[in-house]
RNA sequence: GGGUCAGUAGUUCACUGGCAGAACGCUUUCCUGAUAAGAAAGAAGUAGAUGGUUCGAUUCCAUCCUGACCCA
Numbered sequence: 001g002g003g004u005c006a007g008u009a010g011u012u013c014a015c016u017g018g019c020a021g022a023a024c025g026c027u028u029u030c031c032u033g034a035u036a037a038g039a040a041a042g043a044a045g046u047a048g049a050u051g052g053u054u055c056g057a058u059u060c061c062a063u064c065c066u067g068a069c070c071c072a
Stems, first nucleotide, its partner, number of pairs: 001071007010024004018055001026042005048064005
């Protein structure tokens, strides 16, 4: 230099056009003599950035940024 893939909650990942979710973690309460385990509730995300397409974009398209891998 060329190419492929990925970027969504604190972490690991779903969701492939129509209200953004799960597990673990965190907070509160219950349970216990006290922990752990268990139960209930809750908080936490402008979906990497900027444009475009569309009635509507996490999803499709373009460019850029970051990371991983392959070729040279």